Predicted 3D model of a 71-nucleotide RNA (transfer RNA) from a bacterium. The RNAcentral record of the sequence draws on ENA. Rfam family: tRNA. By type it is a transfer RNA. On this family, see Lowe and Eddy, Nucleic Acids Res 1997: "tRNAscan-SE: a program for improved detection of transfer RNA genes in genomic sequence".
Formats: sequence, structure tokens, C1' cells
RNA sequence: UGCGGGUUGGAGCAGUGGCAGCUCUGAGGUUUCAUAUGCCUCCCAUGUCGGUUCGAAUCCGGCACCCGCAA
Repeated sequence: UGCGGGUUGGAGCAGUGGCAGCUCUGAGGUUUCAUAUGCCUCCCAUGUCGGUUCGAAUCCGGCACCCGCAA
């Protein structure tokens, strides 16, 4: 310098244009003599700036950061 991939709750990951979800963790409750398990509820997220569209996590462009390949 070129090319490719990635960025979504505290962690790990889904989400092929129409409600943002899962597991674990955290908080509260229930159950128990108690703990664990189970069950119920809650908290918390689309890297950033634009564009396209009635509608964008999703499509397009710029930028930032991470990983890989080539030189």
C1' cells in the first nucleotide's frame, strides 16, 4: 500500500428490508428448615457519519477500530 472478513446488552452469539432475540452472568420474587435446581419478573445493545427506501441491524458510500492474506 492492495484485497478479504468482522464490529449487535457485562460475556459469547443469532437476526436474507417490516416487534432486536437466545444462552450465561447480574437484580428481585417464588419454592426449601437451608442451599442448589426449577419457575416467574426485571435491567442492559445494533462502532460512527451520511445515502437509498414508506420502512435499514440488514442494501450503498466515507471514517474509526480489530483479525487475516499478499507485497
About this RNA:
Its mean pLDDT, the model's own confidence on a scale to 100, is 82.